Model confidence (mean pLDDT): 81 of 100. This is a predicted structure of a 75-nucleotide RNA (transfer RNA) from a Chloroflexota bacterium. NCBI's taxonomy places the organism under Bacteria, Bacillati, Chloroflexota. The RNAcentral record of the sequence draws on ENA. Its Rfam family is "tRNA". By type it is a transfer RNA.
[in-house]
RNA sequence: GGGCCGGUAGCUCAGCGGUAGAGCAGGGGUCUUUUAAACCCUUGGUCGCGGGUUCGAACCCCGCUCGGCUCACCA
Numbered sequence: 001g002g003g004c005c006g007g008u009a010g011c012u013c014a015g016c017g018g019u020a021g022a023g024c025a026g027g028g029g030u031c032u033u034u035u036a037a038a039c040c041c042u043u044g045g046u047c048g049c050g051g052g053u054u055c056g057a058a059c060c061c062c063g064c065u066c067g068g069c070u071c072a073c074c075a
Base pairs, nucleotide, nucleotide: 002070003069004068005067006066007065010024011023012022013021018055026042027041028040029039030038048064049063050062051061052060
């Protein structure tokens, strides 16, 4: 270098054409003598980057980039 899988919230991941979500973490509250636990509320996203298709793209197509796996064949 080729092939395959992946990059979405601080972290782990869902979502695979029609308003971006969950758990944990963070903030506030209830409870408790206090902490923890439990429960309630809540903040947080250029969906890796650039183009294209479409009325509409995280999702489809092309290029690039980063990570992982693999390599029969080429080097």